Model confidence (mean pLDDT): 83 of 100. A computed fold for a 1511-nucleotide RNA from a Dehalococcoidia bacterium, annotated as small-subunit ribosomal RNA. Lineage of the source: Bacteria > Bacillati > Chloroflexota > Dehalococcoidia.

[in-house]
RNA sequence: AAAUUUUAUUUGGAGAGUUUGAUCCCGGCUCAGGAUAAACGCUGGCGGCGUGCCUUAUGCAUGCAAGUCGAACGUCUCGCCUAUGGCGAGUAGUGGCGAACGGGUGAGUAACACGUAAGUAAUCUGCCCUUAAGUAGGGGAUAACUCUAAGAAAUUGGAGCUAAUACCUUAUGUGGUGAUGGAGGUAAAGCUUCAUCACUAAAGCCUUAGGGCGCUUAAGGAUGAGCUUGUGUCCGAUUAGCUAGUUGGUAGGGUAACGGCUUACCAAGGCGACGAUCGGUAGCUGGUUUGAGAGGAUGUCCAGCCACACUGGGAUUGAGAUACGGCCCAGACUCCUACGGGAGGCAGCAGCAAGGAAUAUUGUGCAAUGGGCGGAAGCCUGACACAGCGACGUCGCGUGGGGGAUGAAGGCCUUCGGGUUGUAAACCCCUUUUCUCAGGGAAGAAUAAUGACGGUACCUGAGGAAUAAGCCUCGGCUAACUACGUGCCAGCAGCCGCGGUAAUACGUAGGAGGCUAGCGUUAUCCGGAUUUACUGGGCGUAAAGAGGGCGUAGGCGGCUUUUCAAGUCGGAUGUAAAAUCUCCCGGCUUAACUGGGAGAGAUAAUCCGAUACUGUUGGGCUAGAGGGCAGCAGAGGGAGGUGGAAUUCCCGGUGUAGUGGUGAAAUGCAUAGAUAUCGGGAGGAACACCAGUGGCGAAGGCGACCUCCUGGGCUGCUUCUGACGCUGAGGCCCGAAAGCGUGGGGAGCGAACAGAAUUAGAUACUCUGGUAGUCCACGCUGUAAACGAUGGACACUAGGUAUGGGGAGUAUCGACCCUCUCUGUGCCGAAGCUAACGCAUUAAGUGUCCCGCCUGGGGACUACGGCCGCAAGGCUAAAACUCAAAGGAAUUGACGGGGGCCCGCACAAGCAGCGGAGCGUGUGGUUUAAUUCGAUGCAACGCGAAGAACCUUACCAAGGCUUGACAUGUUGGAAGUAGCAACCCGAAAGGGAAGCCACCUGUUGAGUCAGGAGCCAUCACAGGUGCUGCAUGGCUGUCGUCAGCUCGUGCCGUGAGGUGUUGGGUUAAGUCCCGCAACGAGCGCAACCCUUGUUGUCAGUUAUCUUCUCUGGUGAGACUGCCCCGCAAGACGGGGAGGAAGGUGAGGAUGACGUCAAGUCAGCAUGGCCCUUAUGCCUUGGGCUACACACACGCUACAAUGGAUGGUACAGAGGGUAGCAAUGGAGCGAUCCUGAGCCAAUCCCAUAAAGCCAUCCUCAGUUCGGAUUGCAGGCUGAAACUCGCCUGCAUGAAGUUGGAGUUGCUAGUAACCGUAGGUCAGCACACUACGGUGAAUACGUUCUCGGGCCUUGUACACACCGCCCGUCACGUCAUGAAAGUUGGCAACACCUGAAGUCGAUGGGCUAACCCCGACUUGUCGGGGAGGUAGUCGCCUAGGGUGGGGUCGAUGAUUGGGACGAAGUCGUAACAAGGUAGCCGUAGCAGAAGCUGCGGCUGGAUCACCUCCUUU
Repeated sequence: AAAUUUUAUUUGGAGAGUUUGAUCCCGGCUCAGGAUAAACGCUGGCGGCGUGCCUUAUGCAUGCAAGUCGAACGUCUCGCCUAUGGCGAGUAGUGGCGAACGGGUGAGUAACACGUAAGUAAUCUGCCCUUAAGUAGGGGAUAACUCUAAGAAAUUGGAGCUAAUACCUUAUGUGGUGAUGGAGGUAAAGCUUCAUCACUAAAGCCUUAGGGCGCUUAAGGAUGAGCUUGUGUCCGAUUAGCUAGUUGGUAGGGUAACGGCUUACCAAGGCGACGAUCGGUAGCUGGUUUGAGAGGAUGUCCAGCCACACUGGGAUUGAGAUACGGCCCAGACUCCUACGGGAGGCAGCAGCAAGGAAUAUUGUGCAAUGGGCGGAAGCCUGACACAGCGACGUCGCGUGGGGGAUGAAGGCCUUCGGGUUGUAAACCCCUUUUCUCAGGGAAGAAUAAUGACGGUACCUGAGGAAUAAGCCUCGGCUAACUACGUGCCAGCAGCCGCGGUAAUACGUAGGAGGCUAGCGUUAUCCGGAUUUACUGGGCGUAAAGAGGGCGUAGGCGGCUUUUCAAGUCGGAUGUAAAAUCUCCCGGCUUAACUGGGAGAGAUAAUCCGAUACUGUUGGGCUAGAGGGCAGCAGAGGGAGGUGGAAUUCCCGGUGUAGUGGUGAAAUGCAUAGAUAUCGGGAGGAACACCAGUGGCGAAGGCGACCUCCUGGGCUGCUUCUGACGCUGAGGCCCGAAAGCGUGGGGAGCGAACAGAAUUAGAUACUCUGGUAGUCCACGCUGUAAACGAUGGACACUAGGUAUGGGGAGUAUCGACCCUCUCUGUGCCGAAGCUAACGCAUUAAGUGUCCCGCCUGGGGACUACGGCCGCAAGGCUAAAACUCAAAGGAAUUGACGGGGGCCCGCACAAGCAGCGGAGCGUGUGGUUUAAUUCGAUGCAACGCGAAGAACCUUACCAAGGCUUGACAUGUUGGAAGUAGCAACCCGAAAGGGAAGCCACCUGUUGAGUCAGGAGCCAUCACAGGUGCUGCAUGGCUGUCGUCAGCUCGUGCCGUGAGGUGUUGGGUUAAGUCCCGCAACGAGCGCAACCCUUGUUGUCAGUUAUCUUCUCUGGUGAGACUGCCCCGCAAGACGGGGAGGAAGGUGAGGAUGACGUCAAGUCAGCAUGGCCCUUAUGCCUUGGGCUACACACACGCUACAAUGGAUGGUACAGAGGGUAGCAAUGGAGCGAUCCUGAGCCAAUCCCAUAAAGCCAUCCUCAGUUCGGAUUGCAGGCUGAAACUCGCCUGCAUGAAGUUGGAGUUGCUAGUAACCGUAGGUCAGCACACUACGGUGAAUACGUUCUCGGGCCUUGUACACACCGCCCGUCACGUCAUGAAAGUUGGCAACACCUGAAGUCGAUGGGCUAACCCCGACUUGUCGGGGAGGUAGUCGCCUAGGGUGGGGUCGAUGAUUGGGACGAAGUCGUAACAAGGUAGCCGUAGCAGAAGCUGCGGCUGGAUCACCUCCUUU
């Protein structure tokens, strides 16, 4: 909130995933639910009730689905009997009734077809019911049958006989019908009634003789049907005009009946934006399904209506049909045939074929219900009742229940402990729904008979846990997790997305979750979706306000009064079939199912009432709107005229070499005189200053001055009219720039074009020229970022301030000032609104009215069609296909060829270098059997490596070993075992092998026995510098010793997030101070630690002493503490004093949160994978040392501030027993011999060097430089050939200060000088330490690099090494155009035209009635009336011809589009995107695009102007 009378009760709306680094919003896609005439996959015990060709309205074999009546009729057949007869049964035909019901299907139909409510005074109605009257007299035929004829058959002709409830005629007329006249009655009559005239009926059968059943006429009823009307009923306007019997009238015809239903004549109407016509689709409804509802979708079964019956047309009969199982004709198809001709219609029930994903038995029975016929018995009934098949749906039941822990076995997992499957099983006890067997056995039947279902339901007994469980899922949504396999493969997927070697997402297994005789999937509908929004949405920036106005239809409309009662409200009546739905009660064991009762249901109809509001009618009013009078401002519009400045050009003067242009240049102009300058002239275009978020206009737009014409606005007075108003689909008009046509004009500018530059290129940006155009007149075009991205009108809702135009009050002599008011134009801002940004009396607030527009992105401001245009093109406007997003606002980062501030040996100022030479080392490359591996911008490259001859060693070649070089365990064995080992082969490893020969524990007489260690064998295993640093730990580098990175609480924001951490100062510093919605805190900074500089004190081993020096310990000292100045008298800064040291005193260690999938599996550890007589292990030799070359880091130099020689002085810090080694001796020397001393403040390494004092060299390839090479030596080491270091002698290369570029350093620093150590047998130009000598410069922050903070833009977030656009090339897909080709559909014109109705004719034919004649008196003949075959006419199905319309299919070729891990060319856009971008238009160009003209800000930055806020 709804329902129920109330209480009270019942019913009643759920969201999630996915755009982002994260957020909010818009917005689409997807999921969870329910449903189904379903299908498919796996599986399947029972029963009840339902249900079952949705596709080809495709074609059908076979059987059945409509007959019945002998009490309507005449034959005929058979049976029985009492037999020329009787009784009974049956039968083809005539006749009657039925066959128009029942059953099927949904093709057609958008319609009075259906639903609903009415009308019929415009109608019919067999059988049935009620009432009234009647049922009399005649007649002629005919089928059957007989004979005959034709035909294959179907069937048919001729002759003859016969009956009726068949047919005909006459009579009667209760009545009925027609005509005439009268009365009643109605809104209207064809109604009722009276009189006269005319016309008009019948059939019998049975009988128990009572009657019954029929028949005829009439009236009424009931039922059924016809017709008419209001109203409701799909989509398309890319279908806008349709219609000639069309609309109406008169007359005739026709019908049961109204009617253009039909015909003739007359009139010219009728329908349509409230959607006609045309096209597409469709049976309609009760209902069904979904939904909270409103709605949406749907129409299977059941029920009502309609339509159809092979396709099309037509009538007949009849009460009823234009007839599913009747007829005629045409057509298609099928079948039979003797080829002449015939037959057929399952969309009845079964069934078959085909189609399809897919839908059943050629069953039983008339027992029940119902129907037809009959008097009845009865017959018929594929309607129906039942059974069969299908888990197709729904409902119910079962597949066992209780106990049972060693938590069995097995499986799976495992951290190896265990866990789980799991009370699950086994086992024990129990039960029997179900099942099997046996027995009994219905109701349904009304009544005497009669039960298909059916020996069924049900009941009883027996047996035995026996006969009975699957499917899907387990990444999130969404309940449920592990192992193995696979390795962007195979595969999964509803969306997001999984899979590239540790996959809860694939496959399998174990386990778990869900549902359960089912479970999943697929398809479709509703829901969720408020995602078409009536309930219940939007349009500033997300999709969406038309460029602007005028105005038609329409919609809406001020105050007051009257009328009516259409809307509105209330009541009443009938209806809205049944079934369905809801509630209550009942019947099947329950439920489904089903019976009864009640209820609900319209926006519908009719009647009555109410009159506030809307509406209608009449009257009044003035607040809306408009007019009048008086003023005012203005780039409003049109026309004509006038003016000055400037550019360019022309003429003349002066004058001479350049000018012009740019980032820099060049093209261009100029000695034929340019540029410059002066004077004169021509011509065109535009109007400086004023000028202002100033004015005017509807918008586009409008700017010199004067004149003329003209539109609108504002103010005041309240004078007039009296709602005259608002909006506005279509329509009409206006509409920047560009563009088009015709004719002018052409100064400047300037698309295209040409040239010069730039560039890799430069079809651009820049420059020099320059044509259309820009200007005018007339005409067209009709678009723009035509924007306030904001439609128009009206009303209401705080203020403040500025400015344009007007008015009033106050004041004043007056102007100003001050106050108020109307109308414009801006800014700020409250409430409110908004996703946010923002808007905010000029609304994007609150309301009312009207119009326009939107519904995911792309395809697509497109195609096709239509309209407009000279063209360019404009307006209108889809689909296929494709994606899961596209998008808005804001946030945090990152980035910018954006801005501001600051720092750093970052630059600058300096010093010394590197880059050139030779050599050393490392790397790349190359080579090689191997040149092992790693490190690769900064942050790899004298790096791992603090030291490769062997070893190392991981590489290569060759030779060997296989439980192994090494560890642990199991089992077994051997007894001269383990161990040692001569000798042999071999390069060694390894293989073989005489000989020697044990140990421990217990035990025994005893090496006797047992065990251990050891050995051999076996099995487990060892081993791997093999792979993965992108599986890892640990460690490390880098940003960076940069000053940052965060948290708690609070506050702000819907939120991400912000604040704090920003701001003003200051610092080396997020260091500190001040301020502040923040207050605090943590990790970083600083400090604490070590060294050093001063000093007190304590102790002191070395030959002694410890005062000093020194070594070690422990203290002091420095804190901006003091003074002055600046600042805000805050932090802090500048200066000074004192002090060994002064503002961090100096140096070191110390490295926040994090970044780089940074480095390392080869230091170590380690998951996974791989090898196992080899990718393991051992050995010898080789390689890592190669060498056209390139780079990196160093050393030595190029010399005189030097080199050489001689003399001489001063350190610090280290190391030393497999060591350092003194002394003495030898050698030119490396070094050797000897070996004192020292495990070290004691001894040694160990002379420090530069320096200083002298001498020589004198600017040279040298007395510089030392490479290279030769010879001779030394040392280490098994071993210096590949491949060590050192020494002596000799040799004496390049190199004379190094291009572009680049490195380090701010004070005891750079530079120069030497010393030591580690590694190490040996090898140091490297590395790490140590001291000695000892500078220069810093104005400063413009620039380079890196970093920090703030701010701004962003389409970036893998974060600019980002993103991203277009051509071209390739593949796939859908689509447009296209010479054509081909098919469907509906019309039109003409020709032809079956059957058939109607009409005309009808010479042929013709029993009944009438007339005449004849005779043999019941027959014949003739005529008439009536009928009719045939013929003709109108209409017409179909067929043919023709030109069109419309919709498809296909089509060489062609256009664009979409998509596709790594194609090509460029770089257009996003940052100022490197030329701001974008819109319209035009030109051009490989392509993005560029340029011109006009416009927009949805442009950054700086400056200025204006405005605002605060003081």